The prediction has a mean pLDDT of 88. This is a predicted structure of a 350-nucleotide part of an RNA (small-subunit ribosomal RNA, central domain) from an uncultured bacterium. The full RNA is in RNAcentral, with records from ENA and SILVA.

[in-house]
Context: one part of a larger RNA
C1' cells in the first nucleotide's frame, strides 16, 4: 500500500464547539476543468513480446510485425462530477403559540440525625466483638429532658422516572441563564454533515494559598485483638482529605466496553412529555410526534446476542487495530509547582 476489521477476540478518541480538508437536496440554462470519442504529432535505437531466417542445435545474431498502456495540440459530446447563473422547498435555520424537567450559576431559608458544650434527673456501668481487649465512666459516664453551638448531607416522595454533549445533576424558595419537545407553516432558501490540528468542558483522588472551615467519616499513624507471623481482614482512637473560595491537574471499567450524521427495513407490550379526533363533561378509545424500557421476526453474528434506541440494509466524514511478553516501559519532544500526563519505540524472548 492492498484487503479485512473495531459490543465481549487487537481496535471508537472521555465529551462538545469548530478553522482547513473531505462529502453534500429538487428543477433548469451557460461553460467545458475532470470525463468520453476522434484526428495529428511524438513516444530514438537496442532490450522485452510474436513470426520467419542464419551459424549442424542452442546461447547468440539478422529481418519483419504488433506494441510502447504516456504526453502535447486540435475537433467533437454534455449524461455524471465541477464551475457560473436563475429557481424550488422536502434538508437546515428563524418567527409565533404552548409545554415538561434533580440542566447550569448565585443568594436566602428549613427540618431530621450525628457530635460537642451548659444545666436538670439518675447510678454503675457504657461501648465493642465470633469471643474479647484497648477505650470511656464515681472528677458521675451510658440512658433521659431542656437549652445552645457548628459542619455536612438532604429520609419518605423515588420510578429499567426526568434533565444534560459528556463528566454529571435530588430538601424548599427567589433571581439570572442554556437546551429540548409539541403545534403553527408566517419567513430565509441548501445556509447542510463530518471534522486532522486548535479551543473549551471534564468523576474521584491529588497539588498550590504562612486562604477559610472542620460535625460525621476516614488513607497515613497509634493501640487492642486474631494469627505460626498479621506491616491485613475485626475493634478503639485518629491526621491529611472529604466542605468553601480561587488557581492547577486532565485521568477512570470517563461503559451501552457500541464515534457522529442521514435514509430505509414485520410486530407485541410498558412508561415519560406534547398535539389532534371522537365522546363534543371526565375517564376510556383512536391517530400522530419526541424520549425511554422489555420481548420478539426477517436479517446479522464465531457464538453470546443485536434486532426501528441495530450489532440489519446503504451512504459520508473522523478516530483506531495488525500475535503474546518486553511496555503504555526507555529515549526525545510537548504540558505540569509536583504527582505525573501525552506522544511512544527497540534489543531480546515465546
Nucleotide at each position: 500500500c492492498u484487503g479485512g476489521g473495531u459490543g465481549u477476540a487487537a481496535a471508537g478518541g472521555g465529551a462538545g464547539c469548530g478553522c482547513a480538508g473531505g462529502c453534500g437536496g429538487g428543477a433548469u440554462g451557460g461553460c467545458a476543468a475532470g470525463u468520453u470519442g476522434g484526428a495529428u504529432g511524438u513516444g530514438a535505437a537496442a532490450u522485452a513480446c510474436c513470426g520467419c531466417a542464419g551459424c549442424u542445435c542452442a546461447a547468440c545474431u539478422g529481418c519483419g510485425g504488433a506494441g510502447c498502456u504516456g504526453c502535447a495540440u486540435c475537433c467533437a459530446a454534455a449524461a455524471c462530477u465541477g464551475u457560473c447563473g436563475u429557481u424550488c422547498u422536502u434538508g437546515a435555520g428563524u418567527g409565533g403559540a404552548g409545554u415538561a424537567g434533580a440542566g447550569g450559576c448565585a443568594g436566602g431559608c428549613g427540618g431530621a440525625a450525628u457530635u460537642c458544650c451548659g444545666a436538670g434527673u439518675g447510678u454503675a456501668g457504657c461501648g465493642g466483638u465470633g469471643a474479647a481487649a484497648u477505650g470511656c465512666g464515681u472528677a458521675g459516664a451510658u440512658a433521659u429532658u431542656c437549652g445552645g453551638a457548628g459542619g455536612a448531607a438532604c429520609a419518605c416522595c423515588a420510578g429499567u422516572g426526568g434533565c444534560g454533549a459528556a463528566g454529571g445533576c435530588g430538601g424548599c424558595c427567589u433571581g439570572c441563564u442554556g437546551g429540548g419537545c409539541u403545534c403553527u407553516u408566517a419567513c430565509u432558501g441548501a445556509c447542510g454533515c463530518u471534522g486532522a490540528g486548535g479551543c473549551u468542558c471534564g468523576a474521584a483522588a491529588g497539588u498550590g494559598u504562612g486562604g477559610g472551615g472542620g460535625a460525621g467519616c476516614a488513607a497515613a499513624c497509634a493501640g487492642g485483638a486474631u494469627u505460626a507471623g498479621a506491616u491485613a481482614c475485626c475493634c478503639u482512637g485518629g491526621u491529611a482529605g472529604u466542605c468553601c473560595a480561587c488557581a492547577c491537574u486532565g485521568u477512570a471499567a470517563a461503559c451501552g466496553a457500541u464515534g457522529a450524521u442521514u435514509g430505509c427495513u414485520a410486530g407485541g407490550u410498558g412508561u415519560g412529555g406534547g398535539u389532534g379526533g371522537a365522546c363534543u363533561g371526565a375517564c376510556c378509545c383512536c391517530a400522530u410526534c419526541c424520549g425511554u424500557g422489555c420481548c420478539g421476526g426477517a436479517g446479522u453474528u464465531a457464538a453470546c446476542g443485536c434486532a426501528a434506541u441495530a450489532a440489519g440494509c446503504a451512504a459520508u466524514c473522523c478516530a483506531c487495530c495488525u500475535g503474546g511478553g518486553g511496555a503504555g516501559u526507555a529515549c526525545g519532544g510537548c504540558c505540569g509547582c509536583a504527582a505525573g500526563g501525552u506522544u511512544g519505540a527497540a534489543a531480546c524472548u515465546c